[in-house]
RNA sequence: GGCCCCAUCGUCUAGCCUGGUCUAGGACGCGAGAUUCUCAUUCUCGUGACACCGGUUCAAAUCCGGUUGGGGCUA
Numbered sequence: 001g002g003c004c005c006c007a008u009c010g011u012c013u014a015g016c017c018u019g020g021u022c023u024a025g026g027a028c029g030c031g032a033g034a035u036u037c038u039c040a041u042u043c044u045c046g047u048g049a050c051a052c053c054g055g056u057u058c059a060a061a062u063c064c065g066g067u068u069g070g071g072g073c074u075a
Base pairs, nucleotide, nucleotide: 001074002073003072004071005070006069007068010028011027012026013025020058029047030046031045032044033043034042051067052066053065054064055063
């Protein structure tokens, strides 16, 4: 240099191929409350995310192009 893969709550992850329906779902974490003499456990509620720019479309996390970052193969 060429080709391919990946990027979503603080962390891990589902959803993307097949655009719309529920408020982007789940686990852990964190905060508050209940329970307990206290802590832990358990229960309830809350918390918080589509890497960036542009395009297509009535509508984009999802499709298309580019950029950035990470990884792999190849010379």